[in-house]
Molecule: small-subunit ribosomal RNA
Organism: uncultured bacterium
RNA sequence: AGAGUUUGAUCCUGGCUCAAAACGAACGCUGGCGGCGCGUUUUAAGCAUGCAAGUCGGACGGCAGCGUGUAGCAAUACACGUGAGAGUGGCGAACGGGUGAGUAACACGUAGGUGACCUAACUUAGGUGAUGGGGAUAGCCUGUGGAAACACAGGGUAAUACCGAAUACAUCUUUACGGGUAAAGCCGUGAAGGGAAAGGCGCUUUAGGCGCUGCACUAAGGGGGGCCUGCGGACCAUUAGGUUAGUUGGUGGGGUAAGGGCCUACCAAGGCGACGAUGGAUAGCCGGCCUGAGAGGGUGUACGGCCACACUGGGACUGAGACACGGCCCAGACUCCUACGGGAGGCAGCAGCUAAGAAUCUUCCGCAAUGGGGGAAACCCUGACGGAGCGACGCCGCGUGAACGAGGAAGGCCGAAAGGUUGUAAAGUUCUUUUCUUGGGGAAGAAUAAGGGGAAGAGGGAAUGCUUCUCUGAUGACGGUAACCGAGGAAAAAGCCCCGGCCAAUUACGUGCCAGCAGCCGCGGUAACACGUAAGGGGCAAGCGUUGUUCGGAAUUAUUGGGCGUAAAGGGCGUGUAGGCGGUUUUGUAAGCCUGGUGUAAAAGGUGUACGCUUAACGUACAUAGGUCGCUGGGGACUGCGAGACUAGAGUUUAGGAAGGGGAGCUGGAAUUCCAGGUGUAGGGGUGAAAUCUGUAGAUAUCUGGAAGAACACCAAUGGCGAAGGCAAGCUUCUGGCCAUAGACUGACGCGGAGGCGCGAAAGCGUGGGGAGCAAACAGGAUUAGAUACCCUGGUAGUCCACGCUGUAAACGAUGUGCACUAGGUGUUGGUGCAAAUGCAUCAGUGCCGAAGUUAACGCGAUAAGUGCACCGCCUGGGGAGUAUGCUCGCAAGGGUGAAACUCAAAGGAAUUGACGGGGGCCCGCACAAGCGGUGGAGCAUGUGGUUUAAUUCGAUGAUACGCGAGGAACCUUACCAGGGCUUGACAUACAGAGGGAUGUGUAAGAGAUUGCGCAGCCUAGCAAUAGGCCUCUGUACAGGUGCUGCAUGGCUGUCGUCAGCUCGUGCUGUGAAGUGUUGGGUUAAGUCCCGCAACGAGCGCAACCCCUACUUUUAGUUGCCAACAGGUAAAGCUGGGAACUCUAGAAGGACUGCCGGUGACAAACCGGAGGAAGGUGGGGACGACGUCAAGUCAUCAUGGCCUUUAUGUCCUGGGCUACACACGUGCUACAAUGGUCGGUACAGAGCGAAGCGAAGCCGAGAGGUGAAGCGGAACGCAGAAAGCCGAUCUUAAGUACGGAUUGAAGUCUGAAACUCGACUUCAUGAAGUUGGAAUCGCUAGUAAUCGCGCAUCAGCAUGGCGCGGUGAAUACGUUCCCGGGCCUUGUACACACCGCCCGUCACACCACCCGAGUUGGGGGUACCCGAAGUCGCUUGUCUAACCUGCAAGGGGGGACGGUGCCGAAGGUAUGCCUAGUGAGGGGGGUGAAGUCGUAACAAGGU
Repeated sequence: AGAGUUUGAUCCUGGCUCAAAACGAACGCUGGCGGCGCGUUUUAAGCAUGCAAGUCGGACGGCAGCGUGUAGCAAUACACGUGAGAGUGGCGAACGGGUGAGUAACACGUAGGUGACCUAACUUAGGUGAUGGGGAUAGCCUGUGGAAACACAGGGUAAUACCGAAUACAUCUUUACGGGUAAAGCCGUGAAGGGAAAGGCGCUUUAGGCGCUGCACUAAGGGGGGCCUGCGGACCAUUAGGUUAGUUGGUGGGGUAAGGGCCUACCAAGGCGACGAUGGAUAGCCGGCCUGAGAGGGUGUACGGCCACACUGGGACUGAGACACGGCCCAGACUCCUACGGGAGGCAGCAGCUAAGAAUCUUCCGCAAUGGGGGAAACCCUGACGGAGCGACGCCGCGUGAACGAGGAAGGCCGAAAGGUUGUAAAGUUCUUUUCUUGGGGAAGAAUAAGGGGAAGAGGGAAUGCUUCUCUGAUGACGGUAACCGAGGAAAAAGCCCCGGCCAAUUACGUGCCAGCAGCCGCGGUAACACGUAAGGGGCAAGCGUUGUUCGGAAUUAUUGGGCGUAAAGGGCGUGUAGGCGGUUUUGUAAGCCUGGUGUAAAAGGUGUACGCUUAACGUACAUAGGUCGCUGGGGACUGCGAGACUAGAGUUUAGGAAGGGGAGCUGGAAUUCCAGGUGUAGGGGUGAAAUCUGUAGAUAUCUGGAAGAACACCAAUGGCGAAGGCAAGCUUCUGGCCAUAGACUGACGCGGAGGCGCGAAAGCGUGGGGAGCAAACAGGAUUAGAUACCCUGGUAGUCCACGCUGUAAACGAUGUGCACUAGGUGUUGGUGCAAAUGCAUCAGUGCCGAAGUUAACGCGAUAAGUGCACCGCCUGGGGAGUAUGCUCGCAAGGGUGAAACUCAAAGGAAUUGACGGGGGCCCGCACAAGCGGUGGAGCAUGUGGUUUAAUUCGAUGAUACGCGAGGAACCUUACCAGGGCUUGACAUACAGAGGGAUGUGUAAGAGAUUGCGCAGCCUAGCAAUAGGCCUCUGUACAGGUGCUGCAUGGCUGUCGUCAGCUCGUGCUGUGAAGUGUUGGGUUAAGUCCCGCAACGAGCGCAACCCCUACUUUUAGUUGCCAACAGGUAAAGCUGGGAACUCUAGAAGGACUGCCGGUGACAAACCGGAGGAAGGUGGGGACGACGUCAAGUCAUCAUGGCCUUUAUGUCCUGGGCUACACACGUGCUACAAUGGUCGGUACAGAGCGAAGCGAAGCCGAGAGGUGAAGCGGAACGCAGAAAGCCGAUCUUAAGUACGGAUUGAAGUCUGAAACUCGACUUCAUGAAGUUGGAAUCGCUAGUAAUCGCGCAUCAGCAUGGCGCGGUGAAUACGUUCCCGGGCCUUGUACACACCGCCCGUCACACCACCCGAGUUGGGGGUACCCGAAGUCGCUUGUCUAACCUGCAAGGGGGGACGGUGCCGAAGGUAUGCCUAGUGAGGGGGGUGAAGUCGUAACAAGGU
């Protein structure tokens, strides 16, 4: 510090996800040791048991028991000592410890205030005081009640318990005077009311004192607390026309330690609130902790500070302090005891238990240390605390060994093998012993206390004593612990996660969209680096992973540090309130601001530096950092505030101007419809075409007259006005705004604007009018599969007017308002000036282009989306959803405000390349058109589908399968089926062993394969041994497979398409994908060529080079040829000869837009012409760019993987591939007279031939047979070409002398073999068919059509295929349309690319939500009822020791009890409150594999 993920790719926006760190954690696997920490986050749920607050006899009375003594025989009594327990009294118990329920508050933090206060114990000081009396009461004794808890009566007793009196004065209250302060309750002076324990212990010079301690008063200090205030830190406005009655203030009174509505009576009507009151929901706050670069965000466990609470609610008492965790009273819930009458209790103390939960410990030891309470002290108490135990819960440290060790062992894994890897790893050798086991001695934590000794000091008459210093002097829970020493022995100690990318680390096997994985993207459908296992590797390590949570990354809430034209986002527009911001200048001030000093921001923590535990964690010391904080000194630029001035902002006024700005009234013509009349006759109207409709009852058309309503042609514009919506005939009137110029005036009066108010298209609503045309709804007619639409004919609301409502629009420039600044060019509207030009300048509008700049790009660009300032509004992934609910506005329709659950990993913007379009432009092609001939109908052939079958082997399936693989299935082929056989195999290689020539041949069984039995025969080299070769058998490796996968592949092929395209290098442009080049203007068959151009070049294609053909020349002249010469025949180049011609087959030439004219741009090129055999690529062929179709082929071949191995291999016989209701493709033959049949007769080319072609001759009616000449071919043969021509016949139209299917019979040929299943011949038979529906195919010239010939395959079999020649047309105006293609451009929501994408209902399943008759809880408010405890008040009903009075009786004062009043918790009643659960049923939403119906959107998406 970034990364993955939207796309074919790109840039951007934007969400999701990951890597880091952390934790009071939990879970899974694993687990050696130690140190230091931490450990019920859930249920403030309930708790058995033990302990957690006592202590003081030096405050007091006293005493059980025990001991001693005396008396007594004893019981017992007395005295003394000791003295438990209890009681009175004092101090403490308000600390310490726990928890976080409540609390949004002066609760907390910080800084202050208290001139409005308190403070026990402590310290200091001043000192001072401590005089003299009285009356009770527990305990105790006696008795009573009760189960108990406990209570009561009588008697008697003490105090440091209680009560008067004296004294006091600095304190307090009241008051007078003076001083003083901003303000006093402050200071000073004076006058009237209030306290003591004469105690306890000790010493002595024994009588007065002294010491210690305790007590009382006062002042001060310290520490602690109460109260008040500024500022700070959370959420919801779907909590706001709100809230408040002691409420806000005042006066009097009361109350408190203290100010105060704190309380009360009266008076006033205030107080709080958009700077968020009230209400709701949540929450203890902070130091800190986690994270972060920081700013921030999250958090408040442990430690520390504060607060609150103690079963729930209320209350007071005591006290210095409490409204009190281990006190009291009352009410409630719960638990326990009970004799049923009554009682007892409160672990959110330490342990521990139950329940809950994913989850959190021992009913331990000790007061040795530190601290606390009491005490004079010893000492006692202390679950605070110190320790130990449990838990890898966290942090930190250590170990599980070290060195050497290659035959790189074995084993595992991978690999075709070689080998690689695990791996110096192991084994082995040597060594060490931390930890461990065992043994041994063994710290520090302890300081001191009491007591004892010493020294010094103050005071004193002395002693005890006091102050300071010093020596000595008990005590250890942990624990025989830490650390140390000895001995033993590598011994006892390694796991977890991951290995597709992010993200370090890969192979094999298994599995086969299964099982499974997954944080995101995504893996898995037979070759999975992603699942599972193994091997190997990577990471961390006594841990490792997972889950959860927080922050980070996230600039993804943006203060630092974001945005709003199109991605989410500018309010529809104005006016204006609050708040915000604000021109120039002078002066003052000092709130903001800047700066110095100072106080504080506890400690711990953080940071830095040292130091201590062996190190570290941990700890200690010192320093330092940290505030929007307080006080104070200074400054005066800027902002604010006060005062004064100015004119550049803003405004007023005078003199001008333009305009569909607005309101009202009046007027006008054209058109439409209707009405009346005239003319006139058969249609009109409407559409793609029709129909509904209208018309002989007279329409439409036309003329005349009239009526009505609405809208205003031309002008008209890119133009004008208005804030926006919006505004259009003309005139009048009322009214608003705007612009320019020149003066004068005011003097910042300004900008913007949350709420508020107003305006606001169309549609809609209410009331009343109006209604010509148009026209939702509706009706009819069409269209259609349907057509609740588009089209047509009608037609009502509405559209119009008045008044009122609604308040929304793609209310758009998708661009808030204002001001300022930043090149220009060119239009246009309205002014002005110069001036007289077609101009220039300027102001205000309105357009286009463009610089800088900006932007993701598109674009914007003085009318900014540039650069700044001010203010407002708005946004934060998509869907759910602008929905639900609440509130609010509206008559309603509906509007405003406006969520969540759930779900997805995207949704989106701009641009790019393609593809596509029922988009556009240009162009081409037998693409259409123009023609000729076919197919589709018939019969047959052939292929395919289907069906059948034991098998009908397999493949090919739109174009681009279907006379295709197959260029030839009777056996073979053959892959299929049935049956019969073989198993190292029909075939290959190697090894081992055994045997043998190869080979030929006979015979038997069998369907054959095969098997049995024979016969002949015996390789090469070498004398031989032996070597080599070959064959057979046995065994082992292996062979074999037309088995699967063409979606694992190579090769080959089809197709687009012989279409003109496809690319690259460098440069340039663009953030980039990409573009440019290759586009443009011409031209071409062509990306062919030319010109232009940020391109310049190049490659693969095109063309050419190659072959055939057309012309000529030349060379050559046999087997071909024969003109001239000669010979010769029945005839014939037959012969001599010739080399001219034809021809053959080699080499050349020839054609190149080369020439001429025209057009064109002076080009390329095109048009015409000449010449020429041929003219503009002359004709034909071969040749097929980058790529597309996961196109075809694993059955040509090759090949990965899988499968098979006495079978899916191999051999054989027979069958099948030839089946047959049917459907399709491709063909042949026909339907006839341009013909058939018969006879005669003419003319090719290209081929083939030795297991071959096969002549002549003879035989047969023929297929053919026989025969054998010739020929490996310009020589011989196949081989008669046919159509044609001549003649005859059919004689005119018929199922025929057309047509030949089918069938019967007889034959021929090939072949072991023609039954299944060949071809041919002859005779006989003589079917359909009379030109073919929708539809569809080929062809542009030697072509179509038509005619025959040959060849390959092949024993035989051709209507197919491949070639060859003969005869030989018609038509093309043209490019609108169909199909295919090319280029440019455009749109796109497509990219598997239109056979694309995609919407909604319905049906089914699941999920969350909303409404809902109700119902059940919780909370709150208000009103009323009841009213405990208790404070306060009142009260003579009862009782009453201290004081006063009185001789006394009694009285007074005071008190207690009782009664009563106010308040008052819980409880009850009522209720237009809030919230949660549940709910028949209803509703929409989301998700889901292939469901149904349509096709709304994306292209002009077909309206």